[in-house]
Molecule: transfer RNA
Organism: Candidatus Methanomethylophilus sp. 1R26
RNA sequence: GGGCAAGUGGCCUAACCUGGAUAUGGCAACAGCCUCCUAAGCUGUAGGUUGAGGGUUCGAAUCCCUUCUUGCCCG
Numbered sequence: 001g002g003g004c005a006a007g008u009g010g011c012c013u014a015a016c017c018u019g020g021a022u023a024u025g026g027c028a029a030c031a032g033c034c035u036c037c038u039a040a041g042c043u044g045u046a047g048g049u050u051g052a053g054g055g056u057u058c059g060a061a062u063c064c065c066u067u068c069u070u071g072c073c074c075g
Base pairs, nucleotide, nucleotide: 001074002073003072004071005070006069007068010027011026012025020058029045030044031043032042033041051067052066053065054064055063
């Protein structure tokens, strides 16, 4: 230099191929219930500008372009 894959709450992950309005689940955190207390269990709450920028569209996590980071392969 060329090619491929990945990036989504603090962590992991689904939805992406086939655009549809409220982005799924688990762990962790916080609050409550329970308990003599803790743990476990149950209930609830908060936390995401979907790596970044732009475009297409009535509408983008999803399609297109550019770019950043990481990994793999080729030279």